[in-house]
RNA sequence: GGCUCGGCACCGCGCAGCGGACCCUCGCCGAACCGGGUCAGACCGGGAACGGAGCAGCCCUAAAGCGAGGCGUCCGGGUGCCGCGGCCUGCCGGGCCUCC
Numbered sequence: 001g002g003c004u005c006g007g008c009a010c011c012g013c014g015c016a017g018c019g020g021a022c023c024c025u026c027g028c029c030g031a032a033c034c035g036g037g038u039c040a041g042a043c044c045g046g047g048a049a050c051g052g053a054g055c056a057g058c059c060c061u062a063a064a065g066c067g068a069g070g071c072g073u074c075c076g077g078g079u080g081c082c083g084c085g086g087c088c089u090g091c092c093g094g095g096c097c098u099c100c
Base pairs, nucleotide, nucleotide: 001097002096003095004094005093006092007091008090009089010086011085012084013083014082015080016079018076019075020074021073022072023070024069025068026067027066028065035060036059037058038057043052044051045050
């Protein structure tokens, strides 16, 4: 110096995983008034029966928020030594051959 093998780094692709966003499902929470229902008391009408509107309370249900789940979609990385290939790129080590 040539050939070849292996390792590391680098690049690309794939896979997994992590975080976030979105979506779906379930649950929690949740209306002083501007949602609904029931409306004590009080108020109004009425001779009365009863009726009316309706605050508080209670119940239901939102919006927002929170939690869990998902072979979901997308985005992101100094996540992985997981796979394949490449850069005949760079470094290290080994084997063979050749030259000085």
Model confidence (mean pLDDT): 76 of 100.
This is a predicted structure of a 100-nucleotide RNA (Bacterial small signal recognition particle RNA) from a Planctomycetota bacterium.
The model forms 96% of the base pairs in the Rfam consensus.
The RNAcentral record of the sequence draws on ENA.
The gene name in the source record is ffs.
It matches the Rfam family "Bacterial small signal recognition particle RNA". Clan: SRP clan.